[in-house]
Small-subunit ribosomal RNA, 5' domain from Rhodohalobacter halophilus, 527 nucleotides, folded computationally. Rfam family: Bacterial small subunit ribosomal RNA.
Context: one part of a larger RNA
RNA sequence: GGACGAACGCUGGCGGCGGGCCUAACACAUGCAAGUCGAAGGAGAAGGAAGGAGCUUGCUCUUUCUGGAGACUGGCGCACGGGUGAGUAACGCGCAGACAACCUGCCUAUAACAGGGGGAUAACCACUCGAAAGGGUGGCUAAUACCGCAUAAUGCAGCGGGGCCGCAUGGUCACAGUUGUUAAAUUCUUCGGAAGGUUAUAGAUGGGUCUGCGUGCCAUUAGUUAGUUGGUAGGGUAACGGCCUACCAAGGCGAUGAUGGCUAGGGGGUCUGAGAGGAUGAUCCCCCACACUGGAACUGAGACACGGUCCAGACUCCUACGGGAGGCAGCAGUGAGGAAUCUUGCGCAAUGGGGGAAACCCUGACGCAGCCACGCCGCGUGCCGGAAGACGGCCCUAUGGGUUGUAAACGGCUUUUGUUUGGGAAGAAUGUACGGGUUUCGACCUGUAUUGACGGUACCAAUUGAAUCAGCACCGGCUAACUCCGUGCCAGCAGCCGCGGUAAUACGGAGGGUGCAAGCGUUGUCC
Numbered sequence: 001g002g003a004c005g006a007a008c009g010c011u012g013g014c015g016g017c018g019g020g021c022c023u024a025a026c027a028c029a030u031g032c033a034a035g036u037c038g039a040a041g042g043a044g045a046a047g048g049a050a051g052g053a054g055c056u057u058g059c060u061c062u063u064u065c066u067g068g069a070g071a072c073u074g075g076c077g078c079a080c081g082g083g084u085g086a087g088u089a090a091c092g093c094g095c096a097g098a099c100a101a102c103c104u105g106c107c108u109a110u111a112a113c114a115g116g117g118g119g120a121u122a123a124c125c126a127c128u129c130g131a132a133a134g135g136g137u138g139g140c141u142a143a144u145a146c147c148g149c150a151u152a153a154u155g156c157a158g159c160g161g162g163g164c165c166g167c168a169u170g171g172u173c174a175c176a177g178u179u180g181u182u183a184a185a186u187u188c189u190u191c192g193g194a195a196g197g198u199u200a201u202a203g204a205u206g207g208g209u210c211u212g213c214g215u216g217c218c219a220u221u222a223g224u225u226a227g228u229u230g231g232u233a234g235g236g237u238a239a240c241g242g243c244c245u246a247c248c249a250a251g252g253c254g255a256u257g258a259u260g261g262c263u264a265g266g267g268g269g270u271c272u273g274a275g276a277g278g279a280u281g282a283u284c285c286c287c288c289a290c291a292c293u294g295g296a297a298c299u300g301a302g303a304c305a306c307g308g309u310c311c312a313g314a315c316u317c318c319u320a321c322g323g324g325a326g327g328c329a330g331c332a333g334u335g336a337g338g339a340a341u342c343u344u345g346c347g348c349a350a351u352g353g354g355g356g357a358a359a360c361c362c363u364g365a366c367g368c369a370g371c372c373a374c375g376c377c378g379c380g381u382g383c384c385g386g387a388a389g390a391c392g393g394c395c396c397u398a399u400g401g402g403u404u405g406u407a408a409a410c411g412g413c414u415u416u417u418g419u420u421u422g423g424g425a426a427g428a429a430u431g432u433a434c435g436g437g438u439u440u441c442g443a444c445c446u447g448u449a450u451u452g453a454c455g456g457u458a459c460c461a462a463u464u465g466a467a468u469c470a471g472c473a474c475c476g477g478c479u480a481a482c483u484c485c486g487u488g489c490c491a492g493c494a495g496c497c498g499c500g501g502u503a504a505u506a507c508g509g510a511g512g513g514u515g516c517a518a519g520c521g522u523u524g525u526c527c
Stems, first nucleotide, its partner, number of pairs: 001527004006523005013379006019372002021337001026335003030332003035076003040073002047066009083290003092215008102207002107203007115149001117147002124139006155181005161175001162173004186195003216262003223253003228250008265287004269280004292313005315326004343369001345368003351365001352363004382413004392404005418464001420462004427454001431450008471516005476497003482511005492499002
């Protein structure tokens, strides 16, 4: 000198774009943050309409039609998105490869298929246990829920044969043979079809695994290792493998730093620097890990699952003492810790995501607004004239002069900004309804209407009047800027050198000056 997720002191007008718990991965009140589909299914409350009955004459009961709440079965989603950095020195991450050792829901392409049956169960009803959370027994019922049977290859498994190829194990063949085995679901319809279902092959996407190299400090850590290293056989996995088990052998790693200890999420990047390098890993993007602490599996294409389950533990809460409930490192917010870090806001209008044929619903992702000079950038606090060089202040060689200083007053001008008034967006594309045109009947093009949280915001015009707006640090040298008074080694200053003991440009005040400026200084950290 530069930089900062900064803090502190004094001061503070506006706007744009960004940023905002670095500490206690401390504890959390409250609300919201993951649902959706009636075009898979059964059932159907309140309410409304009409009829009937009873009668206390405006109520009860009942039938039919309508209505669709809240639940239930089922499907898809909940493994994404969002948070945090505890752990991890590791194939965790980065660069480059490998899988002839693998998986992949939704999506795309191609091919083929969907025949005929069955038994349940929730909801519901009845009874019942419990303070509650939550159950138990019996009965009724449906499905794209569940289960047999049929059909079936290019799938899978077994047997044996051939072609081609390679990278060691081997790979591949829509090459032919044989045996066995494995599937399905319907719904809507304008009757044209649409949305789905099953199997197979291929693609795309996403993942899994392995390898080479790179990726902190300490040798005042020198030896370490028994599933340890390898083999055989088996199990297990989507898949290779001591991944696991049995047996066999005795190996494996290590001064090219094993093992141990301490520290730490990694990268793109960021800061600095001419570079080399050094430091760093906030915001944004990619990867990893975690979700009160520890452990475990279930479901599923995918989890060993933040707002799922089970067990144990600590903590908090409820309790009728028998037993239960909970997990903000989601968004706000509270307490605590701390030098220190925000609103319990608005909206799904846009972008994106989930569900749905769609309308649409959900979305604290996101889009916006609020707070904070926390940062960067931009703008303003006027401009021109004006000498009696005014008053006042300060200084001096003191009838006087210098300086503050064109500064003020005063005259003229402008109106950014501010006040008030009026107008007023882009961001909107889609979807839906209606109309027109094209059509391979899937759809496409086009017109009108409708859809904006921000927001009556940005912006524009008018109005008014210099009107509403300057501080902070420094002035001995380094280092731009000097005098007077007070003080008298005191009080104090100080980054270094050093100032102060009676003439202090170094302390305190004043006048003057210098530097930056809505900031200026100080402290901390890095280069």
Model confidence (mean pLDDT): 85 of 100.